[in-house]
RNA sequence: GGGCCCGUAGCUCAGUGGUUAGAGCCGGCCGCUCAUAACGGUCUGGUCGCCAGUUCAAAUCUGGCCGGGCCCACCA
Numbered sequence: 001g002g003g004c005c006c007g008u009a010g011c012u013c014a015g016u017g018g019u020u021a022g023a024g025c026c027g028g029c030c031g032c033u034c035a036u037a038a039c040g041g042u043c044u045g046g047u048c049g050c051c052a053g054u055u056c057a058a059a060u061c062u063g064g065c066c067g068g069g070c071c072c073a074c075c076a
Stems, first nucleotide, its partner, number of pairs: 001072007010025004018056001027043005049065005
């Protein structure tokens, strides 16, 4: 330098054009218990990496940039 994949909650991920962006874990509170753990209930948590474009409508499609991973090539 070229190609491919990924970026969504503190963490791991789902959501592949249309109803309000969700699950599990973690965390807070409550219940249970002599107590702790486990278990049950409930609550919190989001600029969907950034900028622009397409569309009536974008997390989702397109372009650029940023970051991460894999492969190839080149130089020494």
Molecule: transfer RNA
Organism: Alphaproteobacteria bacterium